GlmS glucosamine-6-phosphate activated ribozyme aptamer from a Bacillota bacterium, 166 nucleotides, folded computationally. NCBI's taxonomy places the organism under Bacteria, Bacillati, Bacillota. The coordinates come from a structure-prediction model, not an experiment, and the mean pLDDT is 76. Its Rfam family is "glmS glucosamine-6-phosphate activated ribozyme aptamer". The family's RNA type in Rfam is riboswitch. Rfam links the family to the GO terms catalytic activity and regulation of gene expression. Rfam's curators write: This entry contains a glucosamine-6-phosphate activated ribozyme that is found in the mRNA for GlmS. GlmS is an enzyme that uses fructose-6-phosphate and glutamine to generate glucosamine-6-phosphate. The ribozyme catalyses self cleavage of the glmS mRNA that is thought to regulate GlmS activity.
[in-house]
Order: sequence, then C1' cells, then structure tokens
RNA sequence: GUGCAGUAGAAAGCGCCAGGACUGAUCGGCCGACGCGGGCCUGACAGUCGACGCGGUGGAGGUUAGCGAGUCAUUCGGCGGGUGCCUCCCGGCGCGAGUCCGCGCCGUGACGACAGGACGAAAACUGACGGGAAACCGUCACGACAAGCGAUGUCGAGGACAGACG
Repeated sequence: GUGCAGUAGAAAGCGCCAGGACUGAUCGGCCGACGCGGGCCUGACAGUCGACGCGGUGGAGGUUAGCGAGUCAUUCGGCGGGUGCCUCCCGGCGCGAGUCCGCGCCGUGACGACAGGACGAAAACUGACGGGAAACCGUCACGACAAGCGAUGUCGAGGACAGACG
C1' cells in the first nucleotide's frame, strides 16, 4: 500500500470525481548558462477546487426535487442520494353545531385573494493564528444584506338530510 472480516462513528447545497480550471517539491523535452542562477512547454505524474445558508420526512408508486445570497470566474460538468412535486391510499382541517357527499387544503398554527407587523442567515470582504513547497485548507474575530412568514386586518367560500331555539 492492497484485499478480506469485525466493531464504532458519520448525510441531505448531502457524499464522490474520470471532464474542466488551478498548483508544480518530481520526471521528461526545449532554451540559456559554465558565473552551474534561471525561463518555457501540461507531455507524464501528483495535488487542490468542485454549493453559502434558510426550509423541509404519514405510507406506496412515479419524477429533470423548493427558497434566496455570492464571485471577474467553475456554486461549470458528471455520478449517486435526498425530507420537493404529482397520483392513489390512511388520517385530519376549512366552507358558522352535526352526518353524508362535494370543493379547497394539511400531515397538523391544515380554504382562497389582498395587505402586512414582529422575527429573520451564512458564505463572500477584511484581519489574526495554524497547516501545506504551492494551488489551497482549518479555526477565531469583524461583518451587512435575502427569500420567507403560522401574528394581525379586509373581502369572499357549497348541496342534501335532519335538527337547534340560543
């Protein structure tokens, strides 16, 4: 270093990397030099990057799985997974007591439209320390802003049966 077996831990902008970009302590080639320094080529090989938070799981199947932030640029591209969405099933909520059906929703602050308060992020940037030859990586501090939204308000939302007498 590889293979096998066992144990423990580890996830959803999560995991991985063969395209790509970047780096070059090494090999190879070219130039220069003999003052032995250096430069170029990505060709080999190796390394690095390859999603910043918010939100989110009833069951089964299907499927290209939500919201915003950020850099001059790759958060590009690929593979896998996935709490998204659709259909059905189970259960529930609203339509002004109830039951059935219907419509619209929810998986629990659960009907639609409009308005809208409070709340509301991290990376990025900068600096410091540490690791690495480098690209880069880690930690800490500084650090503003979003989507969103179940408060609240206004308007609007069935049919049948039968029933209540506030």